This is a predicted structure of an 89-nucleotide RNA (c-di-GMP-I-GGC riboswitch aptamer) from a Rhodospirillaceae bacterium.
It matches the Rfam family "c-di-GMP-I-GGC riboswitch aptamer". Its family is annotated with cyclic-di-GMP binding in the Gene Ontology.
The prediction has a mean pLDDT of 86.
[in-house]
RNA sequence: GCCCGCAAUGGCAAACCGCUGGUAACAGCGGGACGCAAAGCUACCGGUCCGACGUCAAUCCUGGCGUCUGGAUAGCGGAGCUACCGAAA
Numbered sequence: 001g002c003c004c005g006c007a008a009u010g011g012c013a014a015a016c017c018g019c020u021g022g023u024a025a026c027a028g029c030g031g032g033a034c035g036c037a038a039a040g041c042u043a044c045c046g047g048u049c050c051g052a053c054g055u056c057a058a059u060c061c062u063g064g065c066g067u068c069u070g071g072a073u074a075g076c077g078g079a080g081c082u083a084c085c086g087a088a089a
Stems, first nucleotide, its partner, number of pairs: 003086001011036002016031006034075001040081003044078003047073004051068007
């Protein structure tokens, strides 16, 4: 440097609940732990979700496709940057 354990020090915090913001996806704070060796950071690529518009279908419920200097998701995958420990390779 690379790498990653039934090691050590610790760290983060899913679902759910409460409060707040938002049309929404979802986010923040508190509680709470399913898990995580980058579950630290970044929306660059893809995926997924929300909104708006257009369009097709439809008896209703609603669904499909397309578009966006729109939004979300980093705990969906890739990529980039940074990082504790030091057994094994």